Context: one part of a larger RNA
Parts: sequence; C1' cells; structure tokens
RNA sequence: GGAUGAACGCUGGCGGCGUGCUUAACACAUGCAAGUCGAGCGAAGCGAUUUGGCGGAAGUUUUCGGAUGGAAGUUAGAUUGACUGAGCGGCGGACGGGUGAGUAACGCGUGGGUAACCUGCCUCAUACAGGGGGAUAACAGUUAGAAAUGACUGCUAAUACCGCAUAAGCGCACGGGGACGCAUGUUCUUGUGUGAAAAGCUGAGACGGUAUGAGAUGGACCCGCGUCUGAUUAGCUAGUUGGUGAGGUAACGGCCCACCAAGGCGACGAUCAGUAGCCGACCUGAGAGGGUGACCGGCCACAUUGGGACUGAGACACGGCCCAAACUCCUACGGGAGGCAGCAGUGGGGAAUAUUGCACAAUGGGGGAAACCCUGAUGCAGCGACGCCGCGUGAGUGAAGAAGUAUUUCGGUAUGUAAAGCUCUAUCAGCAGGGAAGAGAAUGACGGUACCUGACUAAGAAGCCCCGGCUAACUACGUGCCAGCAGCCGCGGUAAUACGUAGGGGGCAAGCGUUAUCC
Repeated sequence: GGAUGAACGCUGGCGGCGUGCUUAACACAUGCAAGUCGAGCGAAGCGAUUUGGCGGAAGUUUUCGGAUGGAAGUUAGAUUGACUGAGCGGCGGACGGGUGAGUAACGCGUGGGUAACCUGCCUCAUACAGGGGGAUAACAGUUAGAAAUGACUGCUAAUACCGCAUAAGCGCACGGGGACGCAUGUUCUUGUGUGAAAAGCUGAGACGGUAUGAGAUGGACCCGCGUCUGAUUAGCUAGUUGGUGAGGUAACGGCCCACCAAGGCGACGAUCAGUAGCCGACCUGAGAGGGUGACCGGCCACAUUGGGACUGAGACACGGCCCAAACUCCUACGGGAGGCAGCAGUGGGGAAUAUUGCACAAUGGGGGAAACCCUGAUGCAGCGACGCCGCGUGAGUGAAGAAGUAUUUCGGUAUGUAAAGCUCUAUCAGCAGGGAAGAGAAUGACGGUACCUGACUAAGAAGCCCCGGCUAACUACGUGCCAGCAGCCGCGGUAAUACGUAGGGGGCAAGCGUUAUCC
C1' cells in the first nucleotide's frame, strides 16, 4: 500500500447493487416451512332437481254440514354437484432449504476402469391385458383409558391383496457350435427342461397397466497421482494379511462366517497425538509464491446424543418408525408428548450480525388429464454507512480587503472573495400531476415503485484525523519529568512547532480514525 462476513470511537444527506451469528452443532414459547389426486375406491355429510307417502296453511265456493284447493313442514327412493372433510389406494415426503459437529479419508480434486453394477418418472421399439378368489379400513355396535391410544364383534369397495391361463429375442439349470479379448472371461447361435405378467377409469378426446430391449438422466464401486503439523510419537496390526468353501449384496471384496497358512504396514515416516469439511474460487503479489475457503456454484458429512432396521427405483430418511440416554412439557401417577444446524422470532453466549413482513405475479419444484392446490424454494419489501459504486451539500460576480477572532516589532499581518451584497441554477430531498416494462389471451406481491412533467425555496444536507523526523502541514497561551503523548526514534524538569486549548494549515471525505487478521 492492498484486503475484510469485521468490531470500537466521533460524525452522518440521497440512491443503486451486494451483504449481515465468524461466538454456544447452546436451549427453544408461537406461527408457518409437503402435499396432492373424486378421471383408482366404498361409505358419510351438505346443497340442488325430481318421484311417492304423511301432512294439511292461504285462497275459492257454500244450502254453513261441507266441498275444492294444494303451500310450509316431514319421510323414503332416484338423479346430480368445479361441494365438504376423514378413510383405503397412487405419486411425492430420498428434491428443494439448513449447518460444518465429525472426517487427514478414495472424503475431496484430477485422470481412468466396471469383462463386477443399479436406475422411479421421461423418450423410442416390440408384444400383451383372458378368467377367478378371499380379505380389510372407513362405517355400525360393545368395551378399556384422564389422555395419547386401543381391544372385540359385524358389514363393504378398489388401479389394494392372492392364485390360475397365456408369453418371446426375459430368468434359471444342463449341453453343442462360431467369433473376440487386457486375465478372470465376453458375445452370437442352437437344443432340452423349467419359471415369472397385467387394471382399470372416462366429459369417448384422452389418461393409465404388464413384459422385454435400447436410450437419456441419476447413482454405486474400484484404481493412479495430489491433499496440514509434530519423531520431545518408532514400532503398529489378530478379521489382522492371504487362501479354500459357504453366506450376503444391484455388484466386486474379510463385507460376514467356518477351516487352513503366517502373513501385512513402517525413516519414501507406519502407528499415535494435534488441527481441519474438500474444491471451483477469493485476497495479495510483476511473477513464483503466501494466505483464506464468508456470499455464489460442485462434492461430502450431519439433523438433541448413540444404535437399528422397515418401506421404497432411490434412505438406513432434518419436519418417518423402533430402542437406549440426557433434557423439556402434560398427567387422574397407571402412563404419555417433543426435537428450529428450515423461515421469522425468544433466551443465553459474545466486541458483534436483521422482520414473529408481502406474494405465489415471475422462475423452478410436487401432485393432477386439466382447472387448480401446495411451495418461509424463490421473487420482493423492511432494518444496518457492513462493503463497493454514483450524486449532492450550490454556481458566477463581489475589496470598503467590512465586522469578529488570532497574532503583532502596535505600523501591520492572517482568516479572505471567504462572508455580506448582486445575478443565476434546481441534481438530491420535499409538493402536485401522469405513470411503465417485467406478462405470450387473462393474471403484478414489488407499487402508484422506476421513470417523465410542472411549480417552488439557496433553502433541508460536513465531518474526522493529523501538523518534531519518518510524513503533506506553525504560531500563541497554559502546564513545568507534573498532567500527559507515543507506530519507531523519542517529547515534557519555566519561552514545548512533540502534552492541553485557541487561531491558522495539511490530508481524506459521508465518512474519518483506531483495533484485529492476511499478503
């Protein structure tokens, strides 16, 4: 000198774009953050239409006995609905969002491999969807419990569940033949035996279902190289290293198990200890290099702590389940409920870090045929000079060099064209009027915002640090090794350009200094 997710002191006009718990991965009140589909299903409720029964008002008529008339209401059935909320069922809750505790590791980066693998939704191709069965939730009844939540009996549906049929270039077992390869092997063809599918709905347009093959996308595993400090850590290791066999997995493998052998790693730093998420990038530097890993993007890991599996194409699953532990809450003391490292917000810690805001209008995501619903992702707004950038706080003229102030050798000198005065202008802010793009037909949170126009007044808008040398900028007074200053050298003990104040000056400027850290 540059830089910062900064903090502190003094000061503070406006706008744009960014950015904001670096500390306690501390504990959390409250609200919201993952739902959706009635074009898969049955039942219930509500509304409407309609039919039948009961009912019998107003009215009309009357010989006053009645006759006629059929409303409200009620009940049962049918049809129907952009209706309602539970339940079964499907898809999605494995994405998106947060955090960096752990991890020195194939975790990450980079380059390869899989002849050792999987892949829902999507695309393409081929073929198919025949015929049956038994349940169960909802619901009703009984019943246990304070509650959370159950138990029993009975009824019912499906794109829920289970057999049967059929099936190839699909799977499995045993054979024959050809081709190829980096080894295990791969691939093509052929024979025999054997096995496995399916679902409907409909506004008739559609949307779905099953099998197989291919693609795309996403993942999984393996390997070479690279990846902090300490030797005041020198030996470490028993599933340890390898083999055979069986198991397990999508798949290879001590991944797991039984048996056998005694190996394996290490001064090219094993093991142990400490520290740490890694990278693209960011800061600095002429570069080489050094430092950092906030925001944004990629990967990994985690979700109160520890462990476990279930479901599923995908999890060993932040807002799923089970167990244990700590903590908090409810309780009728028998038993239950919870997990903000999602968005706001609270307490605490700290030098220190924001609103319990608006909207799904846009972009994107989930569900749905769609309409649409959901979305604290996201888009916006609010707060903070926290950073960067831009603008303003006026411009011209103006010597009687006014007054005041400081100083003085008392003549003056400085402040100083500075002010006043005169002539102008209106950026920003304020007032009034108009008023977008972002949105393709419609739909705008932002927002009456940006922007444009008009009138209006120099008005509403300057501070901070420094002035001994380094280092740009000097005098007076006070103080008297005191009070104090200080980055280094150093200054102060009676004329201090170094302390304090004033005048003047220098630097930067809505900031200026200090502190911390890096180059």